[in-house]
Context: one part of a larger RNA
RNA sequence: GGAUGAACGCUGGCGGCGUGCUUAACACAUGCAAGUCGAGCGGGGUCAUCCCUUCGGGGAUGAGCUAGCGGCGGACGGGUGAGGAACACGUGAGCAACCUGCCCAAAACAGGGGAAUAACAUCGGGAAACCGAUGCUAAUACCGCAUAAGCCCACAGGGUCGCCUGGCCUGGUGGGAAAAGGAAGCAAUUCCGGUUUUGGAGGGGCUCGCGUCCUAUUAGCUAGUUGGUGAGGUAACGGCCCACCAAGGCGACGAUAGGUAGCCGGCCUGAGAGGGCGAUCGGCCACACUGGGACUGAGACACGGCCCAGACUCCUACGGGAGGCAGCAGUGGGGAAUAUUGCACAAUGGGGGAAACCCUGAUGCAGCGACGCCGCGUGAGUGAAGAAGUAUUUCGGUAUGUAAAGCUCUAUCAGCAGGGAAGAAAAUGACGGUACCUGACUAAGAAGCCCCGGCUAACUACGUGCCAGCAGCCGCGGUAAUACGUAGGGGGCAAGCGUUAUCC
Repeated sequence: GGAUGAACGCUGGCGGCGUGCUUAACACAUGCAAGUCGAGCGGGGUCAUCCCUUCGGGGAUGAGCUAGCGGCGGACGGGUGAGGAACACGUGAGCAACCUGCCCAAAACAGGGGAAUAACAUCGGGAAACCGAUGCUAAUACCGCAUAAGCCCACAGGGUCGCCUGGCCUGGUGGGAAAAGGAAGCAAUUCCGGUUUUGGAGGGGCUCGCGUCCUAUUAGCUAGUUGGUGAGGUAACGGCCCACCAAGGCGACGAUAGGUAGCCGGCCUGAGAGGGCGAUCGGCCACACUGGGACUGAGACACGGCCCAGACUCCUACGGGAGGCAGCAGUGGGGAAUAUUGCACAAUGGGGGAAACCCUGAUGCAGCGACGCCGCGUGAGUGAAGAAGUAUUUCGGUAUGUAAAGCUCUAUCAGCAGGGAAGAAAAUGACGGUACCUGACUAAGAAGCCCCGGCUAACUACGUGCCAGCAGCCGCGGUAAUACGUAGGGGGCAAGCGUUAUCC
């Protein structure tokens, strides 16, 4: 000198764009943050119209609402950085050892049956959370049977290719596995779905080469340990797990141990090499009160799912229950320090739905903070009687100083009034009567901070008297201090200026 997610002191006019718990991965009141589908299903209740009525009500049609069964989504999006020195990440390869819901393309199909169960009703238990028994019922829920182009398994062939196990193609025999319907329509049919298979796209899993902090005042480490055979398990390879067998494996090219740390694209600095950092934004990873576990599912060992244990908080009729903000706001606490319990789904994107639409604290906006960057303003011209005041003085003057006043203008910003967007594709705008435009109006409402001994740009007076104090280094202060304090003047930067901390 540059830089910062900064903080502190003094000061503070406006706008745009960014950015804002770096500390306690401390504890959390309250609200919201993941639902949706009635065009899968049977009920329930409401309304409208019509019909019947013993006037209690019953029936039909239609509309919209919905607890439950069922489907898809809650594995995305959002948060945090605790842990982890590791194939976690980065980069480059490999899988002849793998998976893939929704989406796209192509091919083939959907025949005929069955048994349940929630809702509901009745009864019972419980303070509650909720639970049990009996009975009834539906489905795109569940289970057999049939069919099988293609698919899977076993056996024996042929062809072809390769990278060790082998891959691909072809045809034979035996065995195995499918399906669901709904809406509209008078119908034909159309649309949305269903099953099997192949390919694709996108996503994921696994393996390997290289790279990836400090300590040797850590030198030896290791028993599923290293390898083999067999069996199990997985989507898949593998001590991944298990039984048996062998005795191996790693290490001064730093094993093991300890400390520290999310990694990267990038950011800061620097001429570069390098050094430091890893906020915001983007990619990957890990975590979700702490520890463990599986279930469901295409996908989880699952932030707002389940079970167990633990700590903590709350309810309780003491028998037993409920909870998890490292989502968005917000509270307490910690701290030098970090914001609103805001508006809207209008846009972009996501989930569900045939759609209308619903949901979306993702997101878009607004609010607060000079926290940062950028832009603008606080006026312009003229004006010597060099006014007054103030400071100083050798008392003549000198400085402040064209500075002010005065005169002539202008209106950026702010304020007032009128108009008023784009962002939206036919409709639909939270932002917002915002941006912007126009008009009238008044120089009015808008300047401070640090410094002036040398480094370093800027000097005098008074006060003080090694005191009070200053100080980044050298050093100032003990009676004329350009170094302390105040004033006048001056220098620098400017809505900021200084200080502190950290990095280059």
A computed fold for a 504-nucleotide part of an RNA from an uncultured Lachnospiraceae bacterium, annotated as small-subunit ribosomal RNA, 5' domain. RNAcentral holds the full RNA, with entries from ENA and SILVA.